[in-house]
Notes: Predicted 3D model of a 379-nucleotide RNA (Bacterial RNase P class A) from Bifidobacterium breve. Lineage of the source: Bacteria > Bacillati > Actinomycetota > Actinomycetes > Bifidobacterium. Its Rfam family is "Bacterial RNase P class A". By type it is a ribozyme. Its Rfam clan is "RNaseP clan". The sequence was found by an Rfam model in a public genome assembly.

RNA sequence: UGAGUCGGUCGGGUGACCGCGGGUCGGGAUUGCUUCGGCAUGAACCGGUCUGAGGAAGGUCGGGGCUCCACAGGACAUGGUGCUGGCUAACAGCCAGUUGGGGCGACCCACAGGAAAGUGCCACAGAGAACAAACCGCCGAUGGCCCGGUUCGCCGGGCACAGGUAAGGGUGAAACGGUGCGGUAAGAGCGCACCAGCAUCCGGGGUGACCCGGAUGGCUAGGCAAACCCCACCAGGAGCAAGGCCGCAUGUCGGGUACGGGUGGUCCGCCCCGUCAGUCCCUCGGGACAGACAAUCCGCUGGUAGGCCGCAUAGAUGGAUGGUCACACAAGCGCCGGGAGGCGCCGGACAGAACCCCGCCUAUAGACCGGCUCACCAU
Numbered sequence: 001u002g003a004g005u006c007g008g009u010c011g012g013g014u015g016a017c018c019g020c021g022g023g024u025c026g027g028g029a030u031u032g033c034u035u036c037g038g039c040a041u042g043a044a045c046c047g048g049u050c051u052g053a054g055g056a057a058g059g060u061c062g063g064g065g066c067u068c069c070a071c072a073g074g075a076c077a078u079g080g081u082g083c084u085g086g087c088u089a090a091c092a093g094c095c096a097g098u099u100g101g102g103g104c105g106a107c108c109c110a111c112a113g114g115a116a117a118g119u120g121c122c123a124c125a126g127a128g129a130a131c132a133a134a135c136c137g138c139c140g141a142u143g144g145c146c147c148g149g150u151u152c153g154c155c156g157g158g159c160a161c162a163g164g165u166a167a168g169g170g171u172g173a174a175a176c177g178g179u180g181c182g183g184u185a186a187g188a189g190c191g192c193a194c195c196a197g198c199a200u201c202c203g204g205g206g207u208g209a210c211c212c213g214g215a216u217g218g219c220u221a222g223g224c225a226a227a228c229c230c231c232a233c234c235a236g237g238a239g240c241a242a243g244g245c246c247g248c249a250u251g252u253c254g255g256g257u258a259c260g261g262g263u264g265g266u267c268c269g270c271c272c273c274g275u276c277a278g279u280c281c282c283u284c285g286g287g288a289c290a291g292a293c294a295a296u297c298c299g300c301u302g303g304u305a306g307g308c309c310g311c312a313u314a315g316a317u318g319g320a321u322g323g324u325c326a327c328a329c330a331a332g333c334g335c336c337g338g339g340a341g342g343c344g345c346c347g348g349a350c351a352g353a354a355c356c357c358c359g360c361c362u363a364u365a366g367a368c369c370g371g372c373u374c375a376c377c378a379u
Base pairs, nucleotide, nucleotide: 001375002374003373004372005371006370007369008368009367010366013327014326015325016324017323018322020052021051022050023049024048025047026046027045031040032039033038054350058361059360061359062358063357064356065355066239067238068237069236073268074267075266076265078235079234080233081232082231083097084096085095086094087093098112099110100109101108102107113230114229118228119227120224121223122222135169136168137165138164139163144159145158146157147156148155149154177195178194179193180192181191182190196220197219198217199216200215201214202213203212204211205210243309244308245307246306251301253299254298255297256296257295260272261271262270274293275292276291278289279288280287281286329348332345333344334343335342336341
């Protein structure tokens, strides 16, 4: 000097004029009381003053506070999480680490429990894709056929069958460990040496995930679980359009009722069988039947739907925080200048609170700060 990587900050400023929402002070109609002096209430409106949107307010992906239902419990279903340790109210968040992968590196990514519990998938190509398999190949005894030799015992060579083989070649993203030696008819962990993986055991380090080392064993069993599934842990349901108070309206009809109704997807547990009057039975404790009312649930239809709270250092409720002008400023471009600097042009993104808080994800013009890595050059 250039390239990269990680982290952090700001994201428009000042003034004037006009216009909005809220608080507060004053004026003020009306109404009430009055000892007639005044006091209270204070609409619309007017004036003064103070104040009014973010780093994400967006997405609604997580976790909570808060509210209501439930005797606030259990089981199933359903959903979520998935290496270890720590932080936190909590989390799928954050920090650190381990393992695996990418990068020369600083760093980045992760779908990180289980594939010998079971089921399923791996297109096409290929013989064959996991209790797999023979296309090209390699071998091929005895017996069979052919040729040559022959001491007539047989020997040598070739062909093909039955059969053997998975080392070589081919296909593929991936083909049942790799290299070498021996062995074999030819081959194969068939045996051996070394290496890799796996299993068992032992030693060392670490809180742990895990790492390092050793011994034994020829044991060599693909990939996908963000496929179904298995395992471990977690989770009642609904949500501010929650919910509370006041006001308005709250009508008629039909059906069910303890095998019914009441939080929830289901079940169990738990809670709710009242009042009046009548008939029958009766062991005088009570039981059964039917009726009306109440309670509760289901259905058709009719009616009402306003205000206050919840609600805040902005607190709206069809939802405010805006518009214009000027100046300066950040960056960029052009010109002048050795430089400092000057002049002109141009111009500021993404975007908008709605109960609150903690995270995550996404969008973003421009400006600034810091750590680290790599390359080149100079001293």